SAM riboswitch aptamer (S box leader) from Thalassobacillus cyri, 112 nucleotides, folded computationally. It was read from a public genome assembly, where an Rfam model found it. Taxonomically the source falls in Thalassobacillus (Bacteria, Bacillota, Caryophanales, Bacillaceae).

C1' cells in the first nucleotide's frame, strides 16, 4: 500500500508543557488567545489478547454469555458535525425537509 470481516447516534479532565491552528477530502457549518495542533499526565471503551461458564465439534480449535483491564491497539466538541452518488417519500413557484442503500473516511483483527 491492496484485499477480507466487524464496528461507526453511547462514553471520556475547567490538569501541565506548548504556542496557531483544527474538524480526512468537496461545499457548508463550526471549534480556537476565556487559548488550536502536538507532547505528558488523566480518563473512556473493550476490537485483539487474558480469565470463567455454556454450547458445538471431534483432531476441530469454532460460537455465545460474563469478568477484569497491570498486556497490544484505539478513542476523549458537534451522529464519521452535515454533505457529495443512487433510490423512495413530504411539499411543490422557488427553496426546503425526511428515510433507505451505496461510496468515501476512521478503528480493530486477519491475509498478501
Nucleotide at each position: 500500500c491492496u484485499c477480507u470481516u466487524a464496528u461507526u447516534a453511547a462514553g471520556a479532565g475547567a490538569g501541565g508543557c506548548g504556542g496557531a491552528g483544527g474538524g480526512a477530502c468537496u461545499g457548508g457549518c463550526c471549534c480556537g488567545a476565556u487559548g488550536a495542533a502536538g507532547c505528558c499526565c488523566g480518563g473512556c471503551a473493550a476490537c485483539c489478547g487474558u480469565c470463567a461458564a455454556g454450547c458445538g465439534a471431534u483432531u476441530a480449535u469454532g460460537c455465545u454469555u460474563g469478568a477484569a483491564a497491570a498486556g497490544g491497539u484505539g478513542c476523549c466538541a458537534a451522529u464519521u458535525c452535515c454533505u457529495g452518488c443512487a433510490g423512495a417519500g413530504u411539499a411543490a413557484u422557488c427553496a426546503a425537509c425526511u428515510c433507505u442503500g451505496a461510496c468515501a473516511g476512521a478503528u480493530a483483527a486477519g491475509a498478501g